This is a predicted structure of a 346-nucleotide part of an RNA (small-subunit ribosomal RNA, central domain) from an uncultured bacterium.
[in-house]
Context: one part of a larger RNA
RNA sequence: CUGGGUAUAAAGGGCGCGUAGGCGGACUUAUUAGUCAGAGGUGAAAUCUCGCUGCUUAACAGCGAAACUGCCUUUGAUACUGUAAGCCUUGAGUUCAGAAGAGAGAAAUGGAAUUCCAGGUGUAGUGGUGAAAUACGUAGAUAUCUGGAAGAACACCAGAGGCGAAGGCGAUUUCUUGGUCUGUAACUGACGCUGAGGCGCGAAAGCGUGGGGAUCAAACAGGAUUAGAUACCCUGGUAGUCCACGCUGUAAACGAUGAAUACUAGAUGUUGGCCUUUUUAGGUCAGUGUCGCAGCAAACGCAUUAAGUAUUCCACCUGGGGAGUACGAUCGCAAGGUUGAAACUC
Numbered sequence: 001c002u003g004g005g006u007a008u009a010a011a012g013g014g015c016g017c018g019u020a021g022g023c024g025g026a027c028u029u030a031u032u033a034g035u036c037a038g039a040g041g042u043g044a045a046a047u048c049u050c051g052c053u054g055c056u057u058a059a060c061a062g063c064g065a066a067a068c069u070g071c072c073u074u075u076g077a078u079a080c081u082g083u084a085a086g087c088c089u090u091g092a093g094u095u096c097a098g099a100a101g102a103g104a105g106a107a108a109u110g111g112a113a114u115u116c117c118a119g120g121u122g123u124a125g126u127g128g129u130g131a132a133a134u135a136c137g138u139a140g141a142u143a144u145c146u147g148g149a150a151g152a153a154c155a156c157c158a159g160a161g162g163c164g165a166a167g168g169c170g171a172u173u174u175c176u177u178g179g180u181c182u183g184u185a186a187c188u189g190a191c192g193c194u195g196a197g198g199c200g201c202g203a204a205a206g207c208g209u210g211g212g213g214a215u216c217a218a219a220c221a222g223g224a225u226u227a228g229a230u231a232c233c234c235u236g237g238u239a240g241u242c243c244a245c246g247c248u249g250u251a252a253a254c255g256a257u258g259a260a261u262a263c264u265a266g267a268u269g270u271u272g273g274c275c276u277u278u279u280u281a282g283g284u285c286a287g288u289g290u291c292g293c294a295g296c297a298a299a300c301g302c303a304u305u306a307a308g309u310a311u312u313c314c315a316c317c318u319g320g321g322g323a324g325u326a327c328g329a330u331c332g333c334a335a336g337g338u339u340g341a342a343a344c345u346c
Stems, first nucleotide, its partner, number of pairs: 004317003008299001012314001014201004021194003025088001027086005033081002035077008049065006091191001092188003096183004103177007110154001114150008125136002162169002206247006216240001220236004258313006266291011295302002319346003328339004
């Protein structure tokens, strides 16, 4: 390299947009570049292979054949691929009429709870645990009532429900805005699929600057437990958690399952549409679950949402450790990220 693979054994990029490239629907005509067939030329000799022969054999040597799978020229074939032209509507997209949605951004508003502050009532405990103690409280706590302040999160509805490419998204209203689905079949006429590099998005934690700071809470302190307890439990508590702007670019970023297309038994639930006088039903399209046949699979299991049958394109794997380390390069303010070995060892 080929072959073989990538849910769980090593292996699918976190996700999208898209450049080059690769691949690409039906029909007609032309061309004959690829492709295929015939002929000719060339493909030095030696070597290799086969046959015969010569050294006593062999190595070796001589003769002959084959081969040199290639290249060039020429004649033809025209199915397929390419190219050029034309044409088509099924793929893709647009228009029109409808539909659902925690899809995104901005602003405003709301109630419950929590903590704190002020005041009233009221008196000796409260809190916490397996049990306690630290802690709070006669300077009046806890409890309860009234008023006020602040920040954060949005009970019920709520569903294996919905939306989004993924990360993710949940109070209400308004504004701006992306995508999807259904119906009609009017329009364009292959405009498509994938996508190395590239660009963008990307939970949490972390970083920078400026705000904010109710709760919770790394670090830290104290109390317990314990042989010890740098923990689990308890009382506190700072970064952080929140906002704006910028950076970071990673996760068990998981369905541990790349994207697209076509085909391949059924049954049952559910979400959003549409159609029908079989209307507590049936049909159909798009999602989302469960069970299950064929098939696949080492098994577990998957099974029209495939891990089945095929095709196209990308990414990745090649024994364990060393190691996602070192060195170099590159990105980053840093933390670190990306790329990524070897010696040695089993």
RNAcentral holds the full RNA, with entries from Greengenes.